[in-house]
Molecule: Bacterial RNase P class A
Organism: Desulfobacteraceae bacterium
RNA sequence: AGAGCAGGACAAAUGACCGCUGUUCCGUCUUUUGGCGGGAGGGAGGAAAGUCCGGGCUCCACAGGACAGAGCGCUGGGUAACGCCCAGUCCCGGCAACGGGAAGGAAAGUGCCACAGAAAGUAAACCGCCCACGGCAUGGCCGAGGGUAAGGGUGAAAGGGUGAGGUAAGAGCUCACCAGUCCUGACGGCGACGACAGGAGCUAGGUAAACCCCGCUCGGAGCAAGACCAAAUAGGGGGACGCAUGAGGGCUGUCCGUCCUAGUCCCCGGGUAGGUCGCAUGAUCCCGUCGGCAACGGCGGGGCUAGAUGAAUGGUCAUUGUCCCCCGUCAGGGGGAAACAGAACCCGGCUUAUGGCCUGCUCUAACA
Numbered sequence: 001a002g003a004g005c006a007g008g009a010c011a012a013a014u015g016a017c018c019g020c021u022g023u024u025c026c027g028u029c030u031u032u033u034g035g036c037g038g039g040a041g042g043g044a045g046g047a048a049a050g051u052c053c054g055g056g057c058u059c060c061a062c063a064g065g066a067c068a069g070a071g072c073g074c075u076g077g078g079u080a081a082c083g084c085c086c087a088g089u090c091c092c093g094g095c096a097a098c099g100g101g102a103a104g105g106a107a108a109g110u111g112c113c114a115c116a117g118a119a120a121g122u123a124a125a126c127c128g129c130c131c132a133c134g135g136c137a138u139g140g141c142c143g144a145g146g147g148u149a150a151g152g153g154u155g156a157a158a159g160g161g162u163g164a165g166g167u168a169a170g171a172g173c174u175c176a177c178c179a180g181u182c183c184u185g186a187c188g189g190c191g192a193c194g195a196c197a198g199g200a201g202c203u204a205g206g207u208a209a210a211c212c213c214c215g216c217u218c219g220g221a222g223c224a225a226g227a228c229c230a231a232a233u234a235g236g237g238g239g240a241c242g243c244a245u246g247a248g249g250g251c252u253g254u255c256c257g258u259c260c261u262a263g264u265c266c267c268c269g270g271g272u273a274g275g276u277c278g279c280a281u282g283a284u285c286c287c288g289u290c291g292g293c294a295a296c297g298g299c300g301g302g303g304c305u306a307g308a309u310g311a312a313u314g315g316u317c318a319u320u321g322u323c324c325c326c327c328g329u330c331a332g333g334g335g336g337a338a339a340c341a342g343a344a345c346c347c348g349g350c351u352u353a354u355g356g357c358c359u360g361c362u363c364u365a366a367c368a
Stems, first nucleotide, its partner, number of pairs: 001364008010355001012320007020043002023040007045340001049351002052349005057222004069218005074088005089103001090101004104213002109211002111207003126152002128148004133143004160178006179203001181200005187194002226277004236268006248260004284303008322337006
């Protein structure tokens, strides 16, 4: 210098002015919730996103057991919990730094394995090789039978590999070595597992993100949960008056008269509109220290850090910083840009989007 790998922090800063939205203080008005004026102070994120996973919280359901269904699946640890995180094991990828893995069981059973191929699984005889038989009449050809997985061919995959013996030809048929499986023993490790010795049968194809088997976990709905206050309406309960000898209403301000009707009024309760709470002190944040490889946890000190509901969190100017472009030998000057994105009950994760900066490490090349 080039190519890469891993991690970290940030998300422009300061000031002035004008707004928006909560909190709080003072003054003033008001019966009150509050209105108005002024002051102080707070006001998006690393992902607030997707709503994928796990919890808190709330309501509903629930004696116990079984089936069904869903999810998860190497080991140890962390956690409120997880499908998340940390540390490892094994396998795979990379020269390496490092990265990836839904990673139990295919000798419990069933199914499937395209095309090609004779055959795709209790293996299999297409070519080839070998044996004996018949015919032609001969070192060959034809026919029918048998043996053979060493060689060829097909395929992603054809039931270990190499060599020797053996045989009619062959074959773990036998033997040696190697690979793998299972069993036994002993060693290291909490464990997954590793490394070693002996033995067995000679070898067991793949697929479980196919059915299935094994083990573990799992009630439902969600802040539009739910609780409270409460105009209005229906239906409900109670009371008063009246029930035709007329309560109430119309004709009119009153009385009479006349007409109409069987209810009218009050209270409780109900709970729509609307409002309040839930709702910001929490598995909380920062610093220090201790334990732990780490994730994380213990202890001590300090802090309070958005709370809208048609939904606030914005704009302008100045200076400085960062990046890009142009001019210039330098000093410097001019112009421009600033990503992804927007809380809605709250947390822990995962995934996705996105800008530049910093640190450590690996490989290659050149120079010293």